[in-house]
RNA sequence: UUCUUAUCAAGAGAGGUGGAGGGACUGGCCCUAUGAUGCCCGGCAACCUGAAUAAAUUUUAUAUUCAAUGGUGCCAAUUCCAGCAGGAAUACCCUGAAAGAUGAGAG
Numbered sequence: 001u002u003c004u005u006a007u008c009a010a011g012a013g014a015g016g017u018g019g020a021g022g023g024a025c026u027g028g029c030c031c032u033a034u035g036a037u038g039c040c041c042g043g044c045a046a047c048c049u050g051a052a053u054a055a056a057u058u059u060u061a062u063a064u065u066c067a068a069u070g071g072u073g074c075c076a077a078u079u080c081c082a083g084c085a086g087g088a089a090u091a092c093c094c095u096g097a098a099a100g101a102u103g104a105g106a107g
Base pairs, nucleotide, nucleotide: 001107002106003105004104005103006102007101008100013041015040016039017038021031022030023029025083026082027081028080042075043074044073047071048070049067050066051065052064053063054062056060079099084096085095086094087093
């Protein structure tokens, strides 16, 4: 970097550092010196992971519950909203894609 697959309506500090930008892209709309992004500490969650149980199958994977030592991830706003298609329609709106993010697996 490419492919497959699962998830994305919940959750998470009035700490330290440091100083101007940030929310992927485009358009909006927002956050920010009552100090952002980042880093450290702290926390959340439970994908991988560990334990127990269950019904199958007989390779093993699956479901439920619990844990969080370890590997990631995450901690403004629904993935902040829309960007394509369909429905509805004055409008608001609804559904599904696409794109993106993260995990796991493969090349």
SAM riboswitch aptamer (S box leader) from Clostridium luticellarii, 107 nucleotides, folded computationally. Its Rfam family is "SAM riboswitch aptamer (S box leader)". From the family's description: The SAM riboswitch is found upstream of a number of genes which code for proteins involved in methionine or cysteine biosynthesis in Gram-positive bacteria. Its mean pLDDT, the model's own confidence on a scale to 100, is 80.